[in-house]
Context: one part of a larger RNA
Molecule: large-subunit ribosomal RNA, domain VI
Organism: Phycisphaerales bacterium
């Protein structure tokens, strides 16, 4: 735009994709069969591979500057204490998030039409014949059944709910209005858009509190010690992403919107 007044929520499924897999043990059974060597159909249970979603509580990886430690060096006048440069200097660790080698979860079982094939009745052709009329079985294969995605499915489907106060010059005028949207604040969402949470009747972001989690006992003072260094105050001090709570800052402003085939 369109779907036949304008919305908002929910949903039916024509259609389309995706799966739909393999093995190995146990029991049946050393049974059946076989001289024997060997060695089953079945039908029950179990484990595994690969592959395919989904996830971050375990184990780990990462985790570009979160903590510490430490090497040369500039610098802050010096010392102490710090910043910086060197691959993030360089080495130990690591929160969220991301992931796999980490955790779960799938393939099941069902129907329906059938290949090849096994079959009932049965004539043609007094018998025979699974076939000619007519009925059945029967497969990891096909339709279905799971799982997504789907009404632009123009054959444009269905259901709930809201709304369409009025004015007037009667104009396909202005307005209310259910509902949207630009804008803003952002993130479970992302390449833009789109989603999705909010926009003062507010916890959406960020600060600030608190709590988790990381780092590993900060500065300074003080005591022992000749110093390095150790001990106390201190399971400290610092901290990005996590949980919470708190209007302290920032969510200012404005638009469109319906009974003309």
């Nucleotide at each position: 735009c369109g779907u036949u007044g304008c919305a908002a929520a929910c949903u039916u499924g024509a259609g389309a994709g995706g799966a739909u897999u393999c093995u190995u043990c146990c029991u049946u059974a050393g049974u059946a069969c076989g001289a024997g060597a060997g060695g089953a159909u079945u039908a029950g249970g179990a484990a595994g591979g690969a592959c395919g979603c989904a996830c971050c509580c375990c184990u780990g990886g990462u985790g570009a500057u979160c903590c510490a430690g430490u090497u040369g060096g500039a610098c802050c006048g010096c010392u102490u204490g710090g910043u910086c440069c060197a691959c993030c200097g360089c080495u130990g660790g690591g929160u969220a998030g991301c992931u796999a080698a980490g955790u779960g979860c799938g393939g099941c079982a069902g129907g329906g039409a059938u290949a090849a094939c096994c079959g009932c009745u049965g004539a043609a052709a007094g018998c025979a014949u699974c076939u000619a009329a007519g009925c059945g079985g029967g497969a990891a294969g096909c339709c279905u059944u799971c799982c997504u995605c789907a009404a632009g499915a123009u054959c444009a489907g269905g259901u709930u709910u809201g709304c369409u106060a009025g004015c007037u010059u009667u104009a396909c005028g202005c307005g209310u209005g259910a509902g949207a949207c630009c804008c803003c604040u952002g993130g479970u969402a992302g390449a833009c858009c789109a989603c999705c949470a909010g926009g003062u009747u507010g916890a959406u972001c960020g600060g600030c509190u608190g709590c988790g989690a990381g780092u590993g006992u900060a500065a300074g003072g003080a005591c022992c010690g000749a110093a390095a260094u150790g001990u106390c105050c201190u399971c400290a001090g610092c901290u990005g992403a996590g949980c919470a709570g708190u209007a302290c800052g920032a969510a200012c402003g404005g638009u469109c919107g319906a009974a003309g085939g």